[in-house]
RNA sequence: GUGCGUCUUCAGGGCGGGGUGCAAUUCCCCACCGGCGGUAUGCCGGCCGCGCCGCAAGGCCAGCCAGCGAGCCCGCGAGCGCCUGCGCGCGUUGUUUUUUCCCGCGCGCAGGGUCAGCAGAUCUGGUGCGAAGCCAGAGCCGACGGUCAUAGUCCGGAUGAGAGAAGAUGUGC
Numbered sequence: 001g002u003g004c005g006u007c008u009u010c011a012g013g014g015c016g017g018g019g020u021g022c023a024a025u026u027c028c029c030c031a032c033c034g035g036c037g038g039u040a041u042g043c044c045g046g047c048c049g050c051g052c053c054g055c056a057a058g059g060c061c062a063g064c065c066a067g068c069g070a071g072c073c074c075g076c077g078a079g080c081g082c083c084u085g086c087g088c089g090c091g092u093u094g095u096u097u098u099u100u101c102c103c104g105c106g107c108g109c110a111g112g113g114u115c116a117g118c119a120g121a122u123c124u125g126g127u128g129c130g131a132a133g134c135c136a137g138a139g140c141c142g143a144c145g146g147u148c149a150u151a152g153u154c155c156g157g158a159u160g161a162g163a164g165a166a167g168a169u170g171u172g173c
Stems, first nucleotide, its partner, number of pairs: 001173010016030004031153002033142002035076004042068002045065003051060003071140002079118002081115001082112010122138005144156003
């Protein structure tokens, strides 16, 4: 340095003003926010020699290294759906004398697989060899449940989960 194991810590931001109204951080006008990894023509720093400039000190460019750099380019996560199990509640039919069982629906808990089903959204101009990423402009997007009224921004599941990040440690190479 790298592979594998164990452990620890960390791991999401945002409604301010006005209008209508009995009522809205939910509607309307203006405003505000952007998880994780990758990609890189941008930014910043370091190093070294060559080249160029310079009397010199030094400067510039190429090169290498490290850091930062996309909500809407690629992928992932959470959430919802789906499936399985368990528990509770309710119920028509079937069976039955009745109940249980079975079945269906609802809620809760646990688990599963990615099945991707939902899972969103970008253009124009400029620069340039090259733009999905830079610069400028304009635009667009945002789980589920709740609510005196429709929510990216309030409340809740959630003191949860987690893409992953950093570190410690053991071991193989």